């Protein structure tokens, strides 16, 4: 200097003015039967994101058995570790991409069973003889032959030609011609050894390989995980999902429960009259939190000290002006809350690698 | 909040237990018939199967993510 590769940071920066919404202290007032809420004011201090989005996944929390067994049912899949869990993450291990830093994989099982391969091609899963080789062996028949030709019964997957795929590959022997028929590497299988927590890997036996092809993001089997809804979940307070009537049903029964059965746990259920309520607070943000430091581990992450509190509404805040600057500012807005994950995103900073050309 | 479903030619729709050219009706166009129109009759054009990855020989089809539109429940 050019071109990439991985991991992080940052989201216009800083002053002032009105303004919006909470929240702490004060101080006047009001409503309400009451649980509590309002209005007005004076000081104080505090307000969107890396993604707050998708609603993919995992958990908390909350009610029903704090969850029980079975069947369906979804889910997931190389092997270990982290984690509150995960379909995340991290290290490794295989395949596979790039010269290379690196980077991609839904990566069980095809000798449990059923399906599927269109066209082409003899043949597409019990493989299979089209073209081509071959005539030794047996049969016939022809020629002067102890030999030769023709057919006929075969034989053969080495070749050729279709496909995405053709049933191990390469080579040497062998043969009539071929053939895992023999042998040698190579690749599969299958047993034992070594090394590794494993996954896998190295190496030695062994089979002889027309066994055991490919597709489970086809049905399927195997392992493993999964109750159910979800802050309109609930609790609680308050004078009400409350007391009343009628009528129909049922006792093996109805409700809680949601696919289905069992089980637990409650207990009469459903309709319909008539008379009344529908109102307040609370879950609400201090939490698997955040920065710094030690310190353990290759990492993910754990562990300890110390410091910091950082929106909390309830038709819904966070904006607008003015000055100065610079790269002239993108995607985009919290609604129970955490951890991922995918998606969107102007421009900048910065760490470590990597590969070409040059100079030295 | 929680669940489902769709998106194929200008419009309406089929094809979605994979198989090679992606169809059909209406609509456009050109030709024919007709004095002319319209009816009819032939012929055509016209499709990134909403987008991008993946399985897989082979994707509208099967998985994944996004983008659009719609529907139910509380």
């Nucleotide at each position: 200097a050019g071109a990439g590769u991985u991991c992080g940071c940052c989201a216009g920066a800083c002053a002032g003015u009105c303004g919006c919404u909470g929240c702490u202290c004060g101080g006047g007032c009001g409503g309400g039967a009451g649980a509590c809420c309002g209005c007005c004011u004076g000081a104080g201090g505090a307000g969107a994101g890396g993604a707050a989005a998708g609603u993919c996944c995992g958990g908390g929390c909350u009610c029903c058995a704090c969850a029980g067994g079975g069947c369906a049912g979804a889910g997931u899949g190389c092997c270990a570790g982290g984690u509150a869990a995960u379909u995340c993450c991290u290290g490794g291990g295989a395949g596979g991409c790039g010269u290379g830093a690196g980077c991609c994989u839904a990566c069980g099982g095809a000798a449990a069973g059923u399906g599927c391969a269109a066209c082409a091609g003899a043949a597409a899963g019990u493989a299979u003889a089209c073209c081509g080789c071959c005539u030794a062996a047996g049969c016939a028949c022809u020629c002067u032959g102890u030999g030769a030709g023709u057919g006929c019964c075969g034989g053969u997957a080495a070749g050729g030609g279709u496909g995405a795929a053709a049933u191990g590959g390469u080579g040497c022997g062998g043969u009539a011609a071929g053939a895992g028929c023999g042998c040698a590497c190579c690749g599969c299988g299958c047993g034992g050894c070594u090394g590794g927590u494993a996954a896998c890997a190295g190496g030695c036996g062994u089979g002889g390989c027309g066994a055991u092809g490919g597709c489970a993001a086809a049905c399927c089997c195997c392992g493993c995980u999964c109750g159910g809804a979800g802050c309109a979940a609930g609790a609680c307070c308050a004078a009400a999902u409350a007391g009343g009537a009628a009528u129909c049903c049922a006792a093996a029964g109805g409700c809680g429960u949601g696919g289905c059965c069992c089980g637990c746990g409650c207990u009469g259920g459903a309709u319909u009259c008539g008379g009344g309520u529908a109102g307040g607070u609370c879950g609400c943000u201090u939490g698997a939190g955040g920065u710094u430091c030690a310190u353990g581990g290759u990492g993910a992450c754990g562990u300890g000290a110390a410091u910091c509190c950082u929106a909390g509404a309830g038709g819904a805040a966070u904006g607008a002006c003015u000055g100065u600057c610079c790269a002239c500012g993108a995607c985009a807005g919290a609604a129970c809350c955490c951890g991922g994950c995918u998606u969107a995103u102007a421009g900048g900073c910065g760490a470590a690698c990597u590969c070409u050309c040059c100079a030295u | 909040g929680c669940g489902c479903c769709c998106g194929u030619a200008g419009c309406u729709c089929a094809g979605c237990u994979g198989g090679a050219u992606a169809g059909a009706g209406c609509g456009u166009u050109g030709c024919c018939c007709u004095c002319c129109g319209g009816a009819g009759g032939c012929a055509a054009a016209g499709g990134u199967c909403a987008g991008a990855g993946g399985u897989u020989c082979g994707a509208a089809u099967c998985c994944u993510c996004u983008c659009g539109g719609g529907c139910g429940c509380g």
Predicted 3D model of RNase P RNA and transfer RNA as a complex of 434 nucleotides. Its mean pLDDT, the model's own confidence on a scale to 100, is 77. It holds a member of the Rfam family "Bacterial RNase P class A". From the family's description: Ribonuclease P (RNase P) is a ubiquitous endoribonuclease, found in archaea, bacteria and eukarya as well as chloroplasts and mitochondria.